[in-house]
Molecule: small-subunit ribosomal RNA
Organism: uncultured bacterium
């Protein structure tokens, strides 16, 4: 850079990716070659072989060759002895070398290392210089011999040499020294010419020792140290030196981390990074340790010895059981171990190492070669041309797309790899493992060479099938539950390419420990305050030093690496020459600004002295009223107290209530305030006594004394503790009374500790301004406490304190702003993701509660801040609604309708289900309808297209069948058009196959279409403007409206969708027009009627216009908009009513209107037929009708609408019949004709009763309509006459022609209305009003919600799982301390045991050696003591996480008792 916390922003903030690197592994894949690399684990155990040896020119001796001389034997040219030469070879003495080189990191936190320097050292071989190299002796191995033993080996005696050993003589310079002196060397060989040997001195190169900086973690490790620090003096060393003795002294070390515990070889470098930094310490080099584990010397120049020696331990071989051998962290190599890391190869050709005069010998160092993609680098798997864009593969909207010029095919070339043939450098004279290798030519063929991840976003890559919270996948966010670009599978893409992912680990992005480069007001994060140590940091001037600092030279910073230049392998990796770098230390010279030291000196900081003031500052002490309570007395009577409301609880034993008095105790009203003091906590009647600290004004005095402050130290609210006091009041616990499902609670009655006081703990608080302390500095208003100065007395103004507002600047916003969260400086403390935890352990304090300090496994992809839009609050304001209220009438109560639940059933088809499903789809289930069930038939299909084949019309004979209707058959004849073609077109049948078909499935794939908030006033947009954004502004704000409807105002100014109007309709008025409609005036005719002739005048009918705009008056209002009244007018303030439903919401319905993707069925999930169901019935519930009756009913009369239908039709009208109804028969395709009668009304009768009410229920009889009325239709007529007397709790409508009450017509339809749509008659009551219920709407506000309160969330129980604390105990490490033992080994003594060299006075003895045996020290190893880690561990403690468990609901809205 980016993902990832949200609805959505900005900021914290963590996690995660993308990018380099690796001694790598792992998986899938492999063609060459060059350069490199290769046990990271078991410093694990190791078979075989090899990794150090050489020198005959140090020595004596053995051996083989050969020449010669003498001898012998004989077979006269062979053997064989002896001596001499020469050559070569060596076991052993002796010299050097083995201490190098090779491995390998266990231990080490240390002078180990790395750097810079030091003095008291040593150095074999080298090189230089001097000087010398005489004379002598006495063993020993080896070889014999004999002897022990399994072996390994060892012992006695005999004998011999040297460059082995040992004395002596010499000593320039050397060493000691008491200054007289003492002490100390040597080898020789030999071609005669070197090689060598002593001594000595310098010098190289090794190589030991000191010292200064540097060098991981942890304080939950805080004090360590007796040889410890120092001194003397002595010993030791190669060499200072407590390295070791004695003795004296008390000292050394530590907060700038001693000590202890863990972890680790360091370093040049390597990787990473833009640096600074991190990490790491393979290969190559350097230094250091270490060689099974411990100790220990010895030999050397050197070692405390990787391929030497002693002991001890532990392993492993061999054994004759007595005793013996070993050490692969050298090179292969082998077993284990592990994710893992090769050959028991060649050569000494080259570099180099040993020895050696050389020749030359060793040389697993080393050079090569073998394995392995383990990394880097570099080539190849072919180039061209090549559309029918072939074939198959994928996909398709079927048309085409795409693998894709890719194949094929045609031309060409052969690098690598293959054959064949030449053949090097590496080597100066010789000598080449590598090797017949690199390289070179030649030949054949495209011939022998491509694969691995991945395609959701981050990330570059997409579509098909299968799968269906399944299998699986995932780095992080997340994919999967029937349309998965995210799983598998293909196709096609995309990224690298002999690779290619994964996985492990480092940097890095991470400014995410921030030095460069970060924070602490609300995201983590200022210690409650202070005082004050070390430390840190300091005002102005002079002068000196010269630590820091700067400036200049030198030295140094091994090489390799990085870099830069050149340069050889064809090229690159690689190599090579050079150069530059290498931040550091060190020495020197200079400068003196600034820090810093040291001296002088100053007053601006700090302080003291004087004068003055405000104050609830602190402590003691004494005193004061007022109340509350208890006690005494008095009056007085029945209640008082409490509460939402009640009850416990006090009262006739006399209470509340009221008067007097006493008692005690604990707080101090008014003043009192946004004020005052104090470091914070905190302080509040009144006096007094002590006693702190501040301020203000003058400017005497001291001269920097200052700031900050780690550890320490004091002080610190409330609760709590101890101990003695006190308790009026109020009160945790606790009883008691409500509440409540419950109520361990909020509310009532009580009521102990505390509450108060002494004098001691305790030290925590949201100890807060969530804001550490001082210093300076940067705009102002305003308000006040305290002091001072001036004053015109209003006021100004200054110092020093307490608030508001607000300018620059700060902030992630909020905000903050001279009292900064600005701008700087100087100290301190804190902070690094959420939970686990401020918990565990340990420590430290405390009486005790319990404080401080203070993790870790495990777990999540987040937690969190400020602000934003919205939703929500049992928040707030204000406004509307038949939403309360005031009213009429009503369900709920019965009986019927009717629709739903539920039951039931073969089947009771489906659908809708809160409001917004339930007389809904369905504007009408007997059969059809019909989708449901039973049965019984059908299969290209009941219906469409396509293709073959055959047919067609009228009549007319004849034939056969039949009782006839009537079929069927021959023959005649032949649908339309026609280009005359069985061409086309129709329509019927038959057959095959694409396919039809589906009221199966998903309304949560979908279109249409509807409900719903809601006819509610409201939703957004363009420009600009504010804001870092998300968004705000506009739209809010003041009036106003039905209305985001208008007006004013404003950083907003317009504009849309929506109100409102434009449209239908009712109201009045005018004009046109007058038939089927009127009929005022003029005829006619009638029993009578607009029945007729005429008329348009009214009605009416339809068409067309007018008319209502707050037009105008009066008040109200801002002179708006507007609102009230009023005139006028049919209407008046939207006239009534209707149509019209913004952006949205509810995955609202509907796949069963329709229409569709996808999915299933296809002799059935399709077609058709009968019957049956949908009409069932214990029951719930919804909606209606009918009513319980006198405003009624029943009789009788007879005026008065309107809307509408009517030819398969409505029917006058007569006539039958009690009646549905029938029969005859008439006019109407309608303002003509009919339906058709209006019903509420008036008038009488009943008179309060289950009735003259109410009709359910049954019966018997009919009537229509239909193929058909059993299930299962309506309707009439007789005869039956439940239930029902106004309906709990509850809950519907409805504001005027409305409710209410009366009919009337339609639609569907054969029939079938109490449903539904419509029409008219009659015609009320009430609204004081917005406190409450329910819905909405604006603006405020809180919010931990955003799936938006039917929302988030807590914490117990219970079950599973995971790490953890305790824990009686137990097992095992580690170091410690003290004591015992004591191997080998060094020192010291000792004993005289054995003893060539040298000495002497020589039957010996001495010095020196060897050995014994004694002491110190001391590994290993035992006792014991405490400690620290670690493993189990019964039983237990919280803690995490699990899908839907249980119990409450404790927060988040005033969350419903604020938290």
């Nucleotide at each position: 850079g980016a993902g990832u916390u949200u609805g959505a922003u900005c900021c914290u903030g963590g996690c995660u990716c993308a990018g380099a690197a690796u001694g790598a592994a792992c998986g899938c894949u492999g063609g060459c070659g060059g350069c490199a690399u290769g046990c990271u684990u078991a410093a694990c155990a190791c078979a075989u072989g090899c990794a150090a040896g050489u020198c005959g020119a140090a020595c004596g001796g053995g051996g083989u060759u050969a020449u010669u001389a003498a001898g012998a034997g004989c077979u006269u040219g062979c053997u064989u002895u002896u001596g001499a030469u020469a050559a070569c070879c060596u076991a052993g003495u002796g010299g050097c070398a083995a201490a190098c080189g090779g491995g390998u990191g266990a231990g080490u936190a240390a002078c180990a290392c790395g750097u810079a320097g030091g003095a008291a050292u040593c150095u074999a071989c080298c090189a230089u210089g001097c000087a010398g190299u005489a004379a002598g002796g006495g063993a020993u191995a080896g070889c014999c011999a004999c002897a022990g033993g399994a072996a390994a080996c060892u012992g006695u005696g005999a004998u011999u040499a040297a460059u082995a050993c040992c004395a002596u003589a010499u000593a320039c310079g050397c060493c000691c020294u008491u200054c007289g002196g003492g002490g100390g060397a040597a080898a020789g060989a030999u071609u005669u010419a070197u090689c060598g040997c002593u001594g000595u001195a310098u010098g190289a190169u090794g190589a030991g020792c000191c010292u200064g900086c540097g060098c991981c973690g942890g304080a939950u490790u805080a004090g360590c140290u007796a040889g410890u620090u120092g001194g003397u003096a002595g010993g030791g060393u190669a060499a200072a030196g407590g390295c070791c003795u004695a003795c004296c002294a008390a000292g050394g070390c530590a907060a700038c981390g001693a000590u202890c515990c863990g972890u680790a070889g360091c370093u040049g470098u390597u990787u990473u990074g833009a640096g600074a930094g991190g990490a790491a310490g393979a290969c190559c080099a350097g230094c250091c340790a270490c060689a099974c584990c411990g100790g220990g010397a010895c030999u050397g120049a050197g070692a405390u010895a990787c391929g030497g020696c002693c002991c001890g331990g532990a392993c492993u071989c061999c054994c004759g059981c007595g005793g013996g051998a070993g050490g692969c962290a050298g090179c292969a190599g082998u077993g284990g171990g592990g994710a893992a890391u090769a050959u028991u190869g060649g050569a000494c050709a080259a570099u180099g190492g040993g020895c050696g005069c050389a020749a030359g010998c060793c040389u697993g160092a080393u050079c090569c070669a073998g394995c392995a993609a383990u990394g880097c680098c570099g080539c190849g798997u072919g180039a061209g041309u090549g559309a029918a864009g072939a074939a198959g593969g994928a996909u398709u909207u079927a048309g085409g797309u795409u693998c894709g010029u890719a194949a094929a095919a045609c031309u060409c070339u052969u690098u690598c790899a293959g054959u064949g043939g030449g053949g090097a450098a590496g080597a100066u004279a010789a000598u080449g493992a590598c090797g017949g290798u690199a390289c070179c030519c030649a030949c054949a063929a495209a011939a022998g060479a491509a694969g691995c991840a991945c395609c959701g976003g981050c990330u570059a890559a997409c579509u098909c099938c299968g799968u269906g919270c399944c299998a699986g996948c995932a780095g992080c966010c997340g994919c999967g539950g029937u349309a998965a670009u995210a799983c598998g599978g293909a196709g096609g893409g995309u990224g690298c390419g002999a690779g290619c992912g994964u996985u492990a680990u480092u940097c890095g992005g991470a400014a995410u420990u921030a030095c460069u480069g970060g924070g602490c007001g609300u995201a983590a994060a200022g210690c409650g305050c202070a005082u004050g140590u070390a430390g840190g940091c300091g005002g102005a001037c002079u002068u000196g030093c010269a630590g820091g600092u700067c400036a200049g030279g030198a030295g140094u910073g091994a090489a390799a690496u990085c870099c830069c230049a050149g340069g050889g392998c064809u090229u690159a990796a690689c190599c090579c020459u050079g150069g530059a770098a290498c931040a550091g230390c060190u020495c020197u010279u200079g400068a003196a600004a600034c820090c810093g030291c040291a001296a002088g000196a100053c007053u601006a900081g700090a302080g003291u002295a004087u004068g003055g003031u405000a104050g609830g500052g602190g402590a003691c002490a004494a005193c004061g009223g007022a109340a509350u309570u208890u006690c005494u007395a008095g009056u007085g009577u029945a209640g008082a107290g409490g509460u939402g409301a009640a009850a416990u609880u006090c009262g006739c034993a006399g209470a509340u209530a009221u008067u007097a008095g006493a008692a005690g105790g604990a707080a101090c009203a008014c003043c009192g305030g946004a004020g005052g003091c104090g470091a914070a906590a905190g302080c509040g009647g009144u006096u007094g006594u002590c006693u702190g600290g501040g301020c203000c004004a003058a400017a005497a005095c001291u001269g920097a004394c200052g700031c900050u402050g780690a550890g320490a130290u004091g002080c610190g609210a409330a609760a709590g503790c101890g101990u003695g006091g006190g308790u009026a009041g109020c009160g945790a616990a606790c009883g008691g009374g409500a509440u409540u499902a419950g109520a361990u609670a909020c509310c009532c009655c009580g009521g102990u500790a505390g509450u108060c006081c002494a004098c001691g703990c305790c030290g925590u608080a949201a100890a807060c301004g969530a804001u550490g302390a001082a210093c300076a500095c940067u705009a102002g208003u305003u308000a006040u406490c305290g002091g001072g100065a001036c004053u015109u007395c209003g006021g100004u103004u200054u110092c020093g304190g307490u608030g508001a507002c607000g300018u620059a600047g700060c902030u992630a916003a909020c905000g903050c702003g001279u009292u900064a969260a600005g701008u700087g400086u100087u100290c301190c403390g804190c902070c690094u993701g959420g939970g686990g935890a401020g918990u565990a352990c340990g420590g430290c304090c405390g009486c005790a509660a319990g404080g401080c300090u203070a993790a870790a496994a495990c777990u999540c992809a987040a937690a969190g801040g400020a602000a934003u839009u919205g939703a929500c609050g049992g928040g707030g304001a204000c406004c509307c609604g038949c939403a309360c209220a005031a009213g009429c009438g009503g369900u709920g109560g019965a009986g019927c309708a009717u629709g739903u639940g539920g039951u039931u059933u073969a089947a009771u088809u489906c659908g809708a289900u809160g409001c917004a499903a339930c007389g809904c789809g369905a504007a009408g289930a007997a059969c059809c309808u019909u989708a449901c069930c039973a049965c019984u038939c059908c299969u290209u299909g009941a219906c469409a297209u396509c293709c073959u084949g055959a047919u067609c019309g009228c009549g007319a004979a004849c034939c056969c069948u039949u009782a006839g209707c009537a079929g069927g058959g021959u023959u005649u004849u032949u649908c339309a058009g026609u280009u005359c073609g069985g061409c086309u077109g129709g329509a019927u049948c038959a057959g095959a196959g694409a396919c039809a078909g589906g009221u199966g499935u998903u309304g949560c794939a979908u279109g249409g279409c509807u409900g719903u908030c809601g006819u509610c006033a409201g939703c957004u947009c363009g420009u600009g403007u504010c804001g870092u954004g998300a968004g705000a502004u506009g739209u809010u704000g003041g009036g106003u409206u039905a209305a985001g409807u208008c007006c004013c105002g404003c950083a907003a100014c317009g504009a849309g969708c929506g109100c409102a109007a434009c449209c239908c309709u009712c109201g009045c008025c005018c004009u046109u027009a007058g038939u089927u409609g009127c009929c005022a005036g003029c005829a006619c005719a009638u029993u009578a009627u607009g029945g007729u002739g005429g008329g348009g005048a009214c009605u009416c009918u339809a068409g067309g216009g007018g008319a209502a705009c707050u037009g105008c008056c009066u008040g109200c209002g801002g002179u708006a908009a507007g609102c009230a009244g009023g005139a006028g007018g049919a209407a008046g303030g939207c006239g009534g009513g209707g149509a019209c439903g913004a952006c949205g919401u509810c995955a609202a319905g509907u796949c069963a209107u329709c229409a569709u993707g996808g999915c299933c069925c296809u002799u059935a999930c399709g077609g058709a037929g009968u019957g049956g169901g949908c009409u069932a019935c214990a029951c719930a519930c919804g909606u209606g009708c009918u009513a319980c009756a006198a405003u009624g009913g029943c009789g009788a009369u007879g005026a008065c609408a309107a809307u509408g239908g009517g030819u398969u039709g409505c029917u006058a009208u007569a006539c039958u019949g009690c009646g549905a109804a029938g029969u005859a028969a008439u006019g109407c395709u309608a303002a003509u004709c009919u339906c058709a009668a209006a019903a509420a009304g008036u008038c009488g009768c009943c008179u309060c009763a289950g009735u003259u009410c109410g009709g359910a229920u049954u019966g018997c009889a009919g009537u229509c309509u239909g193929c058909a009325a059993c299930u299962c239709g309506a309707c009439u007529g007789c005869a039956u006459g439940a239930a029902g007397u106004u309906g709990g709790a509850a809950u519907c409508g409805c504001u005027a022609g409305u409710a209410a009450u009366c009919g009337c017509g339609g639609a569907u339809c054969a029939g079938c209305a109490u449903g539904c749509c419509g029409c008219g008659g009659u015609g009320a009551a009430u609204a004081c009003g917005u406190u409450c219920c329910c819905g909405g709407g604006u603006c405020u506000u809180g919010u931990a919600c955003a799936c938006a309160c039917u929302g988030c969330c807590c914490g117990u129980c219970a079950c599973g799982c995971c790490a953890u604390g305790g824990g009686a105990g137990u097992u095992g490490a580690u170091a410690u301390u003290a004591c015992c033992u004591u191997a080998a080994g060094c020192c010291a003594g000792u004993c005289a045991g054995c003893u060539a060299a040298c000495c002497u006075u020589u039957u010996a003895g001495g010095a020196g050696g060897c050995g014994u045996c004694u002491g110190u020290c001391c590994a290993c190893g035992g006792u014991a003591a405490a400690a620290u880690c670690a493993g189990c561990g019964a039983c237990u403690g919280g803690g995490g996480u699990g899908a839907a468990g249980u119990c409450g609901u404790a927060a988040c809205a005033a969350g419903g008792u604020a938290g």